Model confidence (mean pLDDT): 82 of 100. The RNA shown here (transfer RNA) has 76 nucleotides and comes from a Caldisericia bacterium. The organism belongs to Caldisericia, within Bacteria. It matches the Rfam family "tRNA". By type it is a transfer RNA. Its family is annotated with triplet codon-amino acid adaptor activity in the Gene Ontology.

[in-house]
RNA sequence: GGGGACGUAGCUCAGUUGGCAGAGCGCCUCGCUUGCACCGAGGAGGUCGGGUGUUCGAAUCACCUCGUCUCCACCA
Numbered sequence: 001g002g003g004g005a006c007g008u009a010g011c012u013c014a015g016u017u018g019g020c021a022g023a024g025c026g027c028c029u030c031g032c033u034u035g036c037a038c039c040g041a042g043g044a045g046g047u048c049g050g051g052u053g054u055u056c057g058a059a060u061c062a063c064c065u066c067g068u069c070u071c072c073a074c075c076a
Base pairs, nucleotide, nucleotide: 001072002071003070004069005068006067007066010025011024012023013022019056027043028042029041030040031039049065050064051063052062053061
């Protein structure tokens, strides 16, 4: 330098035939308990790595860009 994969909630990830952004764990509150844990109920938390474009509508499509992993090439 070239190819490929990945980036979504604090963590691990789903959602990619374009149409309400989700799950588990974690966190907060309440109940339960003498108290803690477990369990039950409820809740907060993300402009989907960043930007631009296409579209009535973009996590999803196109382009640019950043980061991580990987393969190839090059130099020594």